Source information: c-di-AMP riboswitch aptamer (ydaO/yuaA leader) from uncultured Paenisporosarcina sp., 144 nucleotides, folded computationally. Its mean pLDDT, the model's own confidence on a scale to 100, is 78. The model forms 92% of the base pairs in the Rfam consensus. Its Rfam family is "c-di-AMP riboswitch aptamer (ydaO/yuaA leader)". Rfam describes the family as follows. This family represents a conserved RNA structure found upstream of the ydaO and yuaA genes in Bacillus subtilis and related genes in other bacteria.
[in-house]
RNA sequence: UCUAAAUCGCUUAAUCCAUUUGGAACGGGGGAACCAUUUUAUCGUGGCUUUUACAGCCGCGUGGGGUGAAUCCUACGAAUGUAGGUAGGGCUACUCUUUUAGCCCAAACCCGACAGCUAACCCCGUAAGCGUUAUGAGAGAGGA
Numbered sequence: 001u002c003u004a005a006a007u008c009g010c011u012u013a014a015u016c017c018a019u020u021u022g023g024a025a026c027g028g029g030g031g032a033a034c035c036a037u038u039u040u041a042u043c044g045u046g047g048c049u050u051u052u053a054c055a056g057c058c059g060c061g062u063g064g065g066g067u068g069a070a071u072c073c074u075a076c077g078a079a080u081g082u083a084g085g086u087a088g089g090g091c092u093a094c095u096c097u098u099u100u101a102g103c104c105c106a107a108a109c110c111c112g113a114c115a116g117c118u119a120a121c122c123c124c125g126u127a128a129g130c131g132u133u134a135u136g137a138g139a140g141a142g143g144a
Stems, first nucleotide, its partner, number of pairs: 008131004015024003025126006035116001043061007063114001064111004072085005088105005094142007
C1' cells in the first nucleotide's frame, strides 16, 4: 500500500424479537369540526377507441404537492452542465447540552390536477451507502 473477514463506529426512520405468513419500536402520508385559504384548469401535447362529441382511455409535460439538511443567489455555457457562495445539515468514540478549532454535505427521487391544519379512522417504510480512525480542546449535568 492492496485484498478478505470480524469487531467497532458513522449518515439515515431504516433497529430488535420471533420463525405459523408476524410482533415491538422508530418514521412517513392521507383524513373532521374549529381556524385558515378563496390567485388554479374540466391546461398543453403524442397515441388509441368510436357514438366524430374537445367524448373516453393511456403516456409525457405543466400548476400544485410529498420524502429529505439539501434552499436560494451569482458567473460561464446553445444545452446536459461547470465554478463560487449560501439558508440549512453532519462528523471529530461514554451519553446529552453548549462554546471553540478542524474536516465535510448542501443531493436525489416520488405523486400526476390532487392533498392546508386535522380527533377518530385508513394506508405505507424499516432501503442504501460509508470509515473520524478510537485522546481535537473547554464548561455543565449524568452514567460506567